[in-house]
RNA sequence: AUGGAGAAAAGCCAAACCUGUUGCGAAGCAGGGACGGAAAGCAACGAAUCUGAAUCAGACAGUCGAGCUGCCUAA
Numbered sequence: 001a002u003g004g005a006g007a008a009a010a011g012c013c014a015a016a017c018c019u020g021u022u023g024c025g026a027a028g029c030a031g032g033g034a035c036g037g038a039a040a041g042c043a044a045c046g047a048a049u050c051u052g053a054a055u056c057a058g059a060c061a062g063u064c065g066a067g068c069u070g071c072c073u074a075a
Base pairs, nucleotide, nucleotide: 005073006072012037013036017032018031019030020029021028022027035062041068042067045065046064047063049059050058051057052056
């Protein structure tokens, strides 16, 4: 240095719910709020689930798998 791993430290993200707002809707965004998370960072490639005005289109990665990237450093 790299890989694996996750004690410590510095921090980080942020469920449900509430308020406002966008959308036909699933859901998204902002604020509050913390159930939790070592990638709960990015991204819609495969599947699952959900929505629709349903061939198809959309939502979703804090559902699973694969991909890319990142902080710290004990055993």

c-di-GMP-I riboswitch aptamer from Sulfurovum sp., 75 nucleotides, folded computationally. The source organism's lineage runs through Bacteria, Pseudomonadati, Campylobacterota, Sulfurovaceae and Sulfurovum. It was read from a public genome assembly, where an Rfam model found it. Of the family's consensus pairs, 94% are formed in the model.